This is a predicted structure of a 337-nucleotide RNA (Bacterial RNase P class A) from an Oscillospiraceae bacterium.
The gene name in the source record is rnpB.
RNA sequence: AGAGUGCAUUGAACAAUCGCGUGCGAACAUUGAAAAGUGUCGUAUGAGGAAAGUCCGAGCUCCAUUGAAAGAAUAGCGGCCAACGACCGCCGAGGGUGACCUUAGGGAAAGUGCGACAGAAAGUAACCGCUUAAUUUAUUAAGUAAGGGUGGAAAGGCGAGGUAAAAGCUCACCGGUGCUUAGGAGACUAUGCAGCCACGCAAACCCUAUUCGGAGCAACACCGUGGUAAGUAGUUUAACGAUUGCUUGUGGAGGUGGCAUCGAGCUAAUAUGGCAACAUUUAGCCAAGAUGGAUGAUUGUUUUCGACAGAAUUCGGCUUAUAGAUGCACUCUAAAA
Numbered sequence: 001a002g003a004g005u006g007c008a009u010u011g012a013a014c015a016a017u018c019g020c021g022u023g024c025g026a027a028c029a030u031u032g033a034a035a036a037g038u039g040u041c042g043u044a045u046g047a048g049g050a051a052a053g054u055c056c057g058a059g060c061u062c063c064a065u066u067g068a069a070a071g072a073a074u075a076g077c078g079g080c081c082a083a084c085g086a087c088c089g090c091c092g093a094g095g096g097u098g099a100c101c102u103u104a105g106g107g108a109a110a111g112u113g114c115g116a117c118a119g120a121a122a123g124u125a126a127c128c129g130c131u132u133a134a135u136u137u138a139u140u141a142a143g144u145a146a147g148g149g150u151g152g153a154a155a156g157g158c159g160a161g162g163u164a165a166a167a168g169c170u171c172a173c174c175g176g177u178g179c180u181u182a183g184g185a186g187a188c189u190a191u192g193c194a195g196c197c198a199c200g201c202a203a204a205c206c207c208u209a210u211u212c213g214g215a216g217c218a219a220c221a222c223c224g225u226g227g228u229a230a231g232u233a234g235u236u237u238a239a240c241g242a243u244u245g246c247u248u249g250u251g252g253a254g255g256u257g258g259c260a261u262c263g264a265g266c267u268a269a270u271a272u273g274g275c276a277a278c279a280u281u282u283a284g285c286c287a288a289g290a291u292g293g294a295u296g297a298u299u300g301u302u303u304u305c306g307a308c309a310g311a312a313u314u315c316g317g318c319u320u321a322u323a324g325a326u327g328c329a330c331u332c333u334a335a336a337a
Base pairs, nucleotide, nucleotide: 001333002332003331004330005329006328007327008326009325010324012302013301014300015299016298017297018296020046021045022044023043024042025041027040028039029038030037031036048308052319053318055317056316057315058314059313060216061215062214063213071212072211073210074209075208076090077089078088079087091105092103093102094101095100106207107206111205112204113201114200115199127148128147129144130143131142132141133140134139135138156174157173159171160170161169175196177194178193179192181190182189183188220257221256222255223254227250228249229248230247231246232245233244234243235242236241265285266284267283268282269281271280272279273278
């Protein structure tokens, strides 16, 4: 210098003017008996890294709660967390020259099922070939997985011995299974020994282990003119009844809370412990909030102004979208010293 890898940050700034929402004001005006409302003025504050998808996990609320089944999710080991299917580290497998990346990683010896086409045969392998025997001399019987061909996959691979021809039949190496020993917290790794008998698919049913009650802020709680039900008092009527007031219940419309200032809260320390996720300590902070739903516009300067995108019960994650700019660590190649 070029090409990359990983982890982060930012997501226009400043000034002026006008406008909108919300909070506050013992400021002013106005309505009102009051509570309070409305307006003006002042002051403070006003979208995001994803506010999005609603995929996972919780807070909170109501319903249910005796146990089981069904169903769903997860699936190597260790950690972290309020919790999680998230996150971190590691192991195994696969990819990359490398930094590093990916991972849908239990069980096929519980059972069932499937393996299209091709091929003799897809799991109790004999089509051709090879070998032996018999005779009928081109057939029969037996042995055989070396070789041929099919297929994604052909009965552990390869070489040597061995044999009538063959074959883990025997041996070396490799692979795989089990055990011993050593290391490790563990998954696992390494040495040695003994076997290779048991094809693949569980992203087929299934089995094993663990976890899970349901619905959701349009939850839910409260108030509630009208309506309606009951009671009671009055008026009226001969009586039934009618009607008025009051009380209580219900709860359509509507309203208030939930709901935004105390929380698994936010920011910082180049703090402490840890490889990290994360935890601890200390200090500081309180930060939008409607329901006809605010968060905008213009001008100037920064050479230029743009991406994805707009809160609605709240958090922790994941996923998806994203112009441009920036930082840190590392790798490979080439050159120079």

The organism belongs to Oscillospiraceae, within Bacteria. The prediction has a mean pLDDT of 75. Its Rfam family is "Bacterial RNase P class A". It is annotated as a ribozyme.